The prediction has a mean pLDDT of 81.
A computed fold for a 73-nucleotide RNA from an uncultured Candidatus Altimarinota bacterium, annotated as transfer RNA.
RNA sequence: GCCACCUUAGCUCAGCUGGUAGAGCAACGGAUUUGUAACCCGUAGGUCGCCGGUUCGACUCCGGCAGGUGGCU
Numbered sequence: 001g002c003c004a005c006c007u008u009a010g011c012u013c014a015g016c017u018g019g020u021a022g023a024g025c026a027a028c029g030g031a032u033u034u035g036u037a038a039c040c041c042g043u044a045g046g047u048c049g050c051c052g053g054u055u056c057g058a059c060u061c062c063g064g065c066a067g068g069u070g071g072c073u
Stems, first nucleotide, its partner, number of pairs: 001072007010025004019056001027043004049065005
């Protein structure tokens, strides 16, 4: 230098060929226990990396940029 893939909650990741964003763990509150842990119930937490484009409507499609991973040279 070229090619491919990834970027979504604090962490690990889903999100079905466009229609109002979810799970597990973690955090917080409660129940239980003499107390802690575990188990159970609930709550909160997101400008979906950034900037544009297409569309009535974009996490999803298109372009550019940034960061990361792998491959080639």
Its Rfam family is "tRNA".